Predicted 3D model of a 349-nucleotide part of an RNA (small-subunit ribosomal RNA, central domain) from an uncultured bacterium. Its mean pLDDT, the model's own confidence on a scale to 100, is 87. The full RNA is in RNAcentral, with records from ENA and SILVA.

Context: one part of a larger RNA
RNA sequence: UUGGGCGUAAAGGGUGCGCAGGCGGUCCUGCAAGUCUGGAGUGAAACGCAUGAGCUCAACUCAUGCAUGGCUUUGGAAACUGGAGGACUGGAGAGCAGGAGAGGGCGGUGGAACUCCAUGUGUAGCGGUAAAAUGCGCAGAUAUUAGGAGGAACACCAGUGGCGAAGGCGGCCUGCUGGGCUUUUACUGACGCUGAGGCUCGAAAGUGUGGGGAGCAAACAGGAUUAGAUACCCUGGUAGUCCACGCUGUAAACGAUGGAUACUAGGUGUGCGGGGACUGACCCCCUGCGUGCCGCAGCUAACGCAAUAAGUAUCCCACCUGGGGAGUACGAUCGCAAGGUUGAAACUC
Numbered sequence: 001u002u003g004g005g006c007g008u009a010a011a012g013g014g015u016g017c018g019c020a021g022g023c024g025g026u027c028c029u030g031c032a033a034g035u036c037u038g039g040a041g042u043g044a045a046a047c048g049c050a051u052g053a054g055c056u057c058a059a060c061u062c063a064u065g066c067a068u069g070g071c072u073u074u075g076g077a078a079a080c081u082g083g084a085g086g087a088c089u090g091g092a093g094a095g096c097a098g099g100a101g102a103g104g105g106c107g108g109u110g111g112a113a114c115u116c117c118a119u120g121u122g123u124a125g126c127g128g129u130a131a132a133a134u135g136c137g138c139a140g141a142u143a144u145u146a147g148g149a150g151g152a153a154c155a156c157c158a159g160u161g162g163c164g165a166a167g168g169c170g171g172c173c174u175g176c177u178g179g180g181c182u183u184u185u186a187c188u189g190a191c192g193c194u195g196a197g198g199c200u201c202g203a204a205a206g207u208g209u210g211g212g213g214a215g216c217a218a219a220c221a222g223g224a225u226u227a228g229a230u231a232c233c234c235u236g237g238u239a240g241u242c243c244a245c246g247c248u249g250u251a252a253a254c255g256a257u258g259g260a261u262a263c264u265a266g267g268u269g270u271g272c273g274g275g276g277a278c279u280g281a282c283c284c285c286c287u288g289c290g291u292g293c294c295g296c297a298g299c300u301a302a303c304g305c306a307a308u309a310a311g312u313a314u315c316c317c318a319c320c321u322g323g324g325g326a327g328u329a330c331g332a333u334c335g336c337a338a339g340g341u342u343g344a345a346a347c348u349c
Base pairs, nucleotide, nucleotide: 004320005319007303008302012317014201016199017198021194022193023192025088026087027086028085029084031082033081034080035077036076037075038074039073040072041071042070048066049065050064051063052062053061054060091191092188093187094185095184097182098181103177104176107173108172109171110154114150115149116148117147120144121143125136126135162169163168206247207246208245209244210243211242215241216240220236221235222234223233258316259315260314261313262312263311266294267293268292269291270290271289272288273287274286275285276284298305299304322349323348324347331342332341333340334339
């Protein structure tokens, strides 16, 4: 390379937007680049193949024919691809109407708990553990009463509930703002899908500057445990956790399952809409979009998946090719650094 693959064996990019590229709905007209078909030229010789001939045979040599990926030129066909023109509405977008939501960012605000401060009552313990000790306490702790300050997080509601592209998002309130859904079709008329590079966003930890600091808590200190105990347990405790503005760009960033479209038995929950029937908000029936479970066909090495496919197909992208060495070295590039991205080989089994 061909071929085969990518839920768990190696393998789906963390996520979206999108230039180039690849691919692309229905009908009509005409073109003829691809495509198909006929003719002509060329495709040196040797070599190859076929038939024959010459050395006694063969190797070898010679003759004739064929073959030669293809290329050039010319005539024709028009189904498909392509390019041109015209038309269409089913894909896509969009108007009117409706409705759900922890979607995002700014500001404000509430109660419980906690710690601290000062106060009253009150006295000898409190705390902690398997048991203890370190620790706190007669300079009055713990407990309890009323008051104040501060920071962080939002019990119940809460739900394989909702929203978001992913990361993620949860007290309450105002205004700002993104997306999706349903009904009805005015309107546009293929405007679409994917997307190497590129750009955006991206948990936690970490990092820069400036704030903040209640609780928790790497490091650190002490007490225990132990043969030891640089741990697990306990008492403390600093970065950090919080805010603003930058950086970092990684995760078991997981559904370990890329995106889009179409098709392929059913059953049963649940969220948000629409319609029908009904006296009726219910119940029931139909239907759209989500989110779960069970299950047939089919698929699968099995487990399992099964209209939210891992089924049947098409298009586009990423990735894999034995284990270790190694996500290392070197180079390049990004970063303040930590480090990230790209990414080998020798050797060895």